[in-house]
RNA sequence: GGUGCCAUAGCCAAGCGGUAAGGCACGAGUCUGCAAAACUCUGAUCCCCGGUUCAAAUCCGGGUGGCACCU
Numbered sequence: 001g002g003u004g005c006c007a008u009a010g011c012c013a014a015g016c017g018g019u020a021a022g023g024c025a026c027g028a029g030u031c032u033g034c035a036a037a038a039c040u041c042u043g044a045u046c047c048c049c050g051g052u053u054c055a056a057a058u059c060c061g062g063g064u065g066g067c068a069c070c071u
Base pairs, nucleotide, nucleotide: 001070002069003068004067005066006065007064010024011023012022018054027041028040029039030038047063048062049061050060051059
C1' cells in the first nucleotide's frame, strides 16, 4: 500500500427495512432477627457524519478504531 471481517447496555450477545431479544453484573423490592440464596422489577443516542426511504441497528457513501490475510 491492497483486500476482507468486526463495532449494539458495565461485560457477553441476537437482529438482515416497520417502536432493539436474552444472559451475567449493578440498582430497587419481597423474603430473613441480619445476611446469603431464591423470586419480581428496572436501563441502550445501535462507533461518528451524511444520503436513500413514509420508515434505517439493518441499505448506500465517507470517516474513526480493532482483527486477519496479501505484498